[in-house]
Context: one part of a larger RNA
RNA sequence: GGCGUAUGGGGGAUGCCUAGGCUCCAGGAGGCGAAGAAGGACGUGACAAGCUGCGAAAAGCUCCGGGGAUGAGCAAAUAUCAAUUGAUCCGGAGAUGUCCGAAUGGGGAAACCCAGUGUGCUGAAGGCACACUACCCAGCAAUGGGGGCAAACCUCGUGAACUGAAACAUCUAAGUAACGAGAGGAAAAGAAAACAAUAGUGAUUUCCAGAGUAGUGGCGAGCGAAAUGGAAACAGCCCAAACCAUAUCUGUUUAGGCAGGUAUGGGGUUGCAGGACUAUCAUGAUGGGUAUAACAACAAAGUGGAACCAACUGGAAAGUUGGGUCAAAGAGGGUGAGAGCCCCGUACACGUACGAAUGUUGUAUCUUAGAUAGUAUCCUAAGUAAGGCGGGACACGAGAAAUCCUGUCUGAAACAGCCGGGACCAUCCGGUAAGGCUAAAUACUUCCAGGAGACCGAUAGUGAACCAGUACCGUGAGGGAAAGGUGAAAAGAACUUCGAACAGAAGAGUGAAAUAGUACCUGAAACCAUACGCCU
Numbered sequence: 001g002g003c004g005u006a007u008g009g010g011g012g013a014u015g016c017c018u019a020g021g022c023u024c025c026a027g028g029a030g031g032c033g034a035a036g037a038a039g040g041a042c043g044u045g046a047c048a049a050g051c052u053g054c055g056a057a058a059a060g061c062u063c064c065g066g067g068g069a070u071g072a073g074c075a076a077a078u079a080u081c082a083a084u085u086g087a088u089c090c091g092g093a094g095a096u097g098u099c100c101g102a103a104u105g106g107g108g109a110a111a112c113c114c115a116g117u118g119u120g121c122u123g124a125a126g127g128c129a130c131a132c133u134a135c136c137c138a139g140c141a142a143u144g145g146g147g148g149c150a151a152a153c154c155u156c157g158u159g160a161a162c163u164g165a166a167a168c169a170u171c172u173a174a175g176u177a178a179c180g181a182g183a184g185g186a187a188a189a190g191a192a193a194a195c196a197a198u199a200g201u202g203a204u205u206u207c208c209a210g211a212g213u214a215g216u217g218g219c220g221a222g223c224g225a226a227a228u229g230g231a232a233a234c235a236g237c238c239c240a241a242a243c244c245a246u247a248u249c250u251g252u253u254u255a256g257g258c259a260g261g262u263a264u265g266g267g268g269u270u271g272c273a274g275g276a277c278u279a280u281c282a283u284g285a286u287g288g289g290u291a292u293a294a295c296a297a298c299a300a301a302g303u304g305g306a307a308c309c310a311a312c313u314g315g316a317a318a319g320u321u322g323g324g325u326c327a328a329a330g331a332g333g334g335u336g337a338g339a340g341c342c343c344c345g346u347a348c349a350c351g352u353a354c355g356a357a358u359g360u361u362g363u364a365u366c367u368u369a370g371a372u373a374g375u376a377u378c379c380u381a382a383g384u385a386a387g388g389c390g391g392g393a394c395a396c397g398a399g400a401a402a403u404c405c406u407g408u409c410u411g412a413a414a415c416a417g418c419c420g421g422g423a424c425c426a427u428c429c430g431g432u433a434a435g436g437c438u439a440a441a442u443a444c445u446u447c448c449a450g451g452a453g454a455c456c457g458a459u460a461g462u463g464a465a466c467c468a469g470u471a472c473c474g475u476g477a478g479g480g481a482a483a484g485g486u487g488a489a490a491a492g493a494a495c496u497u498c499g500a501a502c503a504g505a506a507g508a509g510u511g512a513a514a515u516a517g518u519a520c521c522u523g524a525a526a527c528c529a530u531a532c533g534c535c536u
Base pairs, nucleotide, nucleotide: 001535002534003533004532005531006530007529008528009527015521016485017484020456021455022453023452024451025450027448028447029445030444031149032148039100040099041098042055043054044053046078050074051073061094062093063092064091065090066089070082071081072080105114106113107112115133116132117131118130119129120128121127135146136145137144138143153184154182155181156180157179158178164171168218194201195200205232206231207230208229209228215223216222236437237436238435243266244265245264246263247262248261249260250259251258252257271415273380274379275378276377277374278373279372280371281370287367288366289365290364291363292362293361294360295359296358298355302350303349304348308323309322310321311320312319324341325340326330332344333343334342386410387409388408389407390406391405392404393403396422417432418431419430420429421428472479473478492520495507496506497505498504
């Protein structure tokens, strides 16, 4: 020096565990905000650095309900207090709620500075206290509304590129990402100027099929329907106009009126056309909205809730053995090892405040309907439909290109009308544009409570199981960690000795165990050391 064995050190793999995650399910809720939000700053405790709570009334105040013995958060110590005259705690409703922040009296380098007006106080002050004082929209005003924040879902506006086409330009990616505006618990769409095809359907939305079909496409890459059938859910309505009335204005007049405009009310709402109008008949039913009361169901904290002992092993019994027992409860968790019957619970039963909203009933109030015949006259949404040019959307890239939207230029008809049925024409068929509203079936999950997992188990699972969006890095936008486990119980090692020692160690003691001693479960490997053996 090497190898081997043994014992240690070192290190923190592995095993076991779970306080945290991940993915879902079915419910609830789907908003908060000028009555000042979200989010913060600064305070607040006997002592108080952090977290949590709270706000100068400051780990809290008041009331109501629950509950029933300890309590003064995490947090173990000391001190001092509170509590059966019911505390702490839990639920509900209130009070208080500094400063910043939409931030709103003005300013500002957020959490600060400085005002005006009114009232009160004051001897005075560059004084003090309280209240009000932003902008926009509506309104004569009083006053009301808006603004900001929030995970996804939704509608609209603006709108890429990488990429694919094995290059690339049309094309694709994609109307995606991103940005902007806005809304709701959903949004959007929606009651045929629709489809269809000689038969018919009858608003919209979503799903399954049709179908990767018909098509479209440098006919490349790709893109990609619809009818129809099946299913979910179903719901239909209101205006404009004709006509009538009232009010008012204007014009005109023979001063009786007439005509027109405007506002309001009635009327009326459609395609086997309908309505106005004229005539005749009928008529207060029926349905709906709002408010309120009672009842039922729901609903907070919460209440009741069955049944076990002994022996043995062991540090410990829930294990084993023996004998019982409950079960509308043998889900689960805990307890010194593995418990239906020890504890918390579980099945089941009960409970009510605030309350929301459902149903039934009652009351009040508001509102709501026609039929027949006639068919002369009137009405039925105009810078619209449509067309040219240029774009866009339609599965459809200008194509034979219908249909829809419109920047620009033109520009109808009036029910014997008009639009569509994929150029266009005829026939036939379907419909009635140029106003509006509309539940459900559908999408999503920041949040609340419940449940589940052939999901993870600390280099995994969230970045974060732990005081993590922290420490730290960066001028900044931004980036972004590491870090879990004594024991059943702290019983966390009194006392002695060595030592300079509040280091460390040796005894003693606790404990089942201390090679479980807080550098704490298990404790692999690398690496280091000691002892012994062998070889050189």
This is a predicted structure of a 536-nucleotide part of an RNA (large-subunit ribosomal RNA, domain I) from a soil metagenome. Its Rfam family is "Bacterial large subunit ribosomal RNA". The prediction has a mean pLDDT of 86.